Predicted 3D model of a 74-nucleotide RNA (transfer RNA) from a Bacteroidota bacterium.
The source organism's lineage runs through Bacteria, Pseudomonadati and Bacteroidota.
It matches the Rfam family "tRNA". By type it is a transfer RNA. About the family: Transfer RNA (tRNA) molecules are approximately 80 nucleotides in length. Its family is annotated with triplet codon-amino acid adaptor activity in the Gene Ontology.
Its mean pLDDT, the model's own confidence on a scale to 100, is 83.
[in-house]
RNA sequence: CGGGAUGUAGCGCAGCCCGGUAGCGCACUUGCAUGGGGUGCAAGGGGUCGCUGGUUCGAGUCCAGUCAUCCCGA
Numbered sequence: 001c002g003g004g005a006u007g008u009a010g011c012g013c014a015g016c017c018c019g020g021u022a023g024c025g026c027a028c029u030u031g032c033a034u035g036g037g038g039u040g041c042a043a044g045g046g047g048u049c050g051c052u053g054g055u056u057c058g059a060g061u062c063c064a065g066u067c068a069u070c071c072c073g074a
Base pairs, nucleotide, nucleotide: 001073002072003071004070005069006068007067010026011025012024013023020057028044029043030042031041032040033039050066051065052064053063054062
């Protein structure tokens, strides 16, 4: 320098092909059960999807640029 993959909640991930209210597990908070812990059950909080712009009535999703990490090539 060229090509590719990944980036979404504290952590790990799904959702992308085919645009339509952002989800799951663990963790966290509260309540109940227990004398307490562990554990189980129920409820709840936490994001605006790496960043910028574009298309669209509407973008995590499509397009362009860019950043970070990893892989391959030179």